[in-house]
The RNA shown here (SAH (S-adenosyl-L-homocysteine) riboswitch aptamer) has 103 nucleotides. The sequence was found by an Rfam model in a public genome assembly. It matches the Rfam family "SAH (S-adenosyl-L-homocysteine) riboswitch aptamer". On this family, see Wang et al., Mol Cell 2008: "Riboswitches that sense S-adenosylhomocysteine and activate genes involved in coenzyme recycling".
Parts: sequence; structure tokens; C1' cells
RNA sequence: CUUUCCGAGGAGCGCUGCGAGACUUUCGCGUCACGAAAAUCCCAGGCUCGGAAACCAUCGGCGGACCUUCAUCCGAUGCCCGUUUCAACCGCGCUCGCCCGAA
Repeated sequence: CUUUCCGAGGAGCGCUGCGAGACUUUCGCGUCACGAAAAUCCCAGGCUCGGAAACCAUCGGCGGACCUUCAUCCGAUGCCCGUUUCAACCGCGCUCGCCCGAA
């Protein structure tokens, strides 16, 4: 970097259904895979921040007669300390909460 899970960004109900996903059919391909289209189902935290893992990299350890080298496995690291500060955003409708306000 990438992927998965968890948490936070106040909460609930209803509606629509883009992307992703599930399933079926059709087409492309000799077949699988893959790609495309359509129907049905599902679907409005899919975004940002933080955390934990996996992958990867580096180092070390164990091991095989020895050296070199290397597979598997294991461990560590991939930033540390101090100060200050507390985000921004998320289709439509309704209800509540919180804050401001004379209303």
C1' cells in the first nucleotide's frame, strides 16, 4: 500500500433503489474462467477518522554433519516522545434529542 473486522462521527421510523453483493437466464469464448445484458432479492455510513489483525518488507531464532544458501515455523520492528487542538461530510419525508434565539 491492499484486504477484513471493530469503534466514533446524536437517535428512530418510512420511501426510492445507484454502486457492490446473492441468485437465475441469455450472449461472447470449443469448455472453464472471465466479460456484458436483463429479471428477482438485498441495499442510503459504500465516506472520513481511530483501533486490531492479515498480507508484504527487514532483522533475529530453531532446524538439517560443517560452510554458504534456502524452505517451513516462531518472535520483533515497520516509527518514538512532548505540547496544543477536536474535524468535515452522508437521497427524500417524518419524529425525537442537543445547541442558539425576543419570537